[in-house]
Context: one part of a larger RNA
RNA sequence: AGCAUCUGGUGGAUGCCUUGGCAGAAAGAGGCGAUGAAGGACGUGACAGGCUGCGAUAAGCCUUGGGGAGCCGCCAAUAGGCUUUGAUCCGAGGAUUUCCGAAUGGGGAAACCCAGACCGUAAGGUCUAUCUUAUCCUGAAUAUAUAGGGAUAAGAAGCGAACCCGGGGAACUGAAACAUCUAAGUACCCGGAGGAAAGGACAUCAACCGAGACUCCGUUAGUAGUGGCGAGCGAACGCGGACCAGGCCAGUGGCCUAUUGUUAAGAAUCAGAAGCUGUUGGAAACCAGCGCCAUAGUGGGUGAUAGCCCCGUAUGAGUAGAAAGACGAUAGGUCCUUGAGUAGGGCGGAACACGUGAAAUUCUGUCUGAACAUGGGGGGACCAUCCUCCAAGCCUAAGUACUCCUUUCUGACCGAUAGUGAACCAGUACCGUGAGGGAAAGGCGAAAAGAACCCCGACAAGGGGAGUGAAAUAGAUCCUGAAACCGUAUGCUU
Numbered sequence: 001a002g003c004a005u006c007u008g009g010u011g012g013a014u015g016c017c018u019u020g021g022c023a024g025a026a027a028g029a030g031g032c033g034a035u036g037a038a039g040g041a042c043g044u045g046a047c048a049g050g051c052u053g054c055g056a057u058a059a060g061c062c063u064u065g066g067g068g069a070g071c072c073g074c075c076a077a078u079a080g081g082c083u084u085u086g087a088u089c090c091g092a093g094g095a096u097u098u099c100c101g102a103a104u105g106g107g108g109a110a111a112c113c114c115a116g117a118c119c120g121u122a123a124g125g126u127c128u129a130u131c132u133u134a135u136c137c138u139g140a141a142u143a144u145a146u147a148g149g150g151a152u153a154a155g156a157a158g159c160g161a162a163c164c165c166g167g168g169g170a171a172c173u174g175a176a177a178c179a180u181c182u183a184a185g186u187a188c189c190c191g192g193a194g195g196a197a198a199g200g201a202c203a204u205c206a207a208c209c210g211a212g213a214c215u216c217c218g219u220u221a222g223u224a225g226u227g228g229c230g231a232g233c234g235a236a237c238g239c240g241g242a243c244c245a246g247g248c249c250a251g252u253g254g255c256c257u258a259u260u261g262u263u264a265a266g267a268a269u270c271a272g273a274a275g276c277u278g279u280u281g282g283a284a285a286c287c288a289g290c291g292c293c294a295u296a297g298u299g300g301g302u303g304a305u306a307g308c309c310c311c312g313u314a315u316g317a318g319u320a321g322a323a324a325g326a327c328g329a330u331a332g333g334u335c336c337u338u339g340a341g342u343a344g345g346g347c348g349g350a351a352c353a354c355g356u357g358a359a360a361u362u363c364u365g366u367c368u369g370a371a372c373a374u375g376g377g378g379g380g381a382c383c384a385u386c387c388u389c390c391a392a393g394c395c396u397a398a399g400u401a402c403u404c405c406u407u408u409c410u411g412a413c414c415g416a417u418a419g420u421g422a423a424c425c426a427g428u429a430c431c432g433u434g435a436g437g438g439a440a441a442g443g444c445g446a447a448a449a450g451a452a453c454c455c456c457g458a459c460a461a462g463g464g465g466a467g468u469g470a471a472a473u474a475g476a477u478c479c480u481g482a483a484a485c486c487g488u489a490u491g492c493u494u
Base pairs, nucleotide, nucleotide: 001493002492003491004490005489007487008486009485015479016443017442020414021413022411023410024409025408026407027406028405029403030402031159032158039100040099041098042055043054044053046078049075050074051073061094062093063092064091065090066089070082071081072080105114106113107112115128116127117126118125119124130156131155132154133153134152135151136150137149138148163194164192165191166190167189168188174181178228204211205210215242216241217240218239219238225233226232246395247394248393249339253335254334255333256332257331258330259329260328261327262326263325269317270316271315275290276289277288278287291308292307293297299311300310301309344368345367346366347365348364349363350362351361354380375390376389377388378387379386430437431436450478453465454464455463456462
């Protein structure tokens, strides 16, 4: 030095676990905001800090309902207190709520600076942004006026995950290149609204038979079509379902608002059955024996696996105030007269599955421009016949889409390199001028019983005894503790 065996170190795989995630189901809710939001800054405790809560009344104040013995949130103790004269805690309602932030008195490099008016002895309090609408006052060139100015009142503003409607609107890509085309009316930007939105009561389809608003799903069907007839794009009629609802334009009406009556549901919460002995063990819920309850044998905890130990569960009870729903009553407000610069046409575009095509239908930038039910539109150029409907006014639930959020439940979903980026003080540490990027990190034990005391050492670190514990090779770098890698001892070989 190599090999083998033994025994350690290092390391943190594996096994087991789960406080966290993921997916879904059923309900609820679908908004918050000038009565100042979302989100923050700074404070606030007996206390140096962080998290949580709260706001100079600051881990809290008041009222009220519940509840009944402990409590003063967590890291995390200690001191000092509170509480059967009912605390802590849970529900409901209220008070307070610094500063920034739409931020709104002016300014500003957010959480800061500087004002004016009125009230008040003072401390201090209130008001003072902009736009829109309404009313009133004033008021130029310019006489009447108008523009402008001012006051008062009401409303708006900002934020929010997706869903929805509208206005704009790409490129990569595909076409095996590329220009029409595609991607795609997608991504993205802007505006607006609601719990849904949109659409909606036939100037619709159909085919000589008839149907009967709209929306959504299945099918028709990758069909008919469209298409440098390339790549591709791609219906409708009809049929089967979900759901169904029709109204109004001057009057026994609809809608909205307010007041009022009835009604179901409903907060915290309460009651809630039934088991003992023996054995093993550190510990019994395991095992053995003999019982019991069950409208309760879902689940969780308890020193191993518990229907009967605990919390619960089935079931039953109880419930304030308000809101909201449904159905009535009353009062007030509002709603226009059947739809002309419209239909249609020319030019240029766009939407329709349909790329201008034989191109109907719909929308309209521009130029034009009817008829008036003895009328008009449509039936895919156009004409006739026939059929069918009545545009140019308005409203409309349900079926449909989505989930930032709340509650309950479920899983041939994950189990710490997985599952959210995040099981842990994570959108943190850290990186970047910035937009932005973005981690690692769980487990002693049943219980801290977390090692009194002694010894070595530097009044260390660390270790050896002692003690606790079932176990300390469970000792806080703490369950298990693989491999790589590094040692010890022994044997063999060189």
Predicted 3D model of a 494-nucleotide part of an RNA (large-subunit ribosomal RNA, domain I) from an Alphaproteobacteria bacterium. It was read from a public genome assembly. Its Rfam family is "Bacterial large subunit ribosomal RNA". Taxonomically the source falls in Alphaproteobacteria (Bacteria, Pseudomonadati, Pseudomonadota).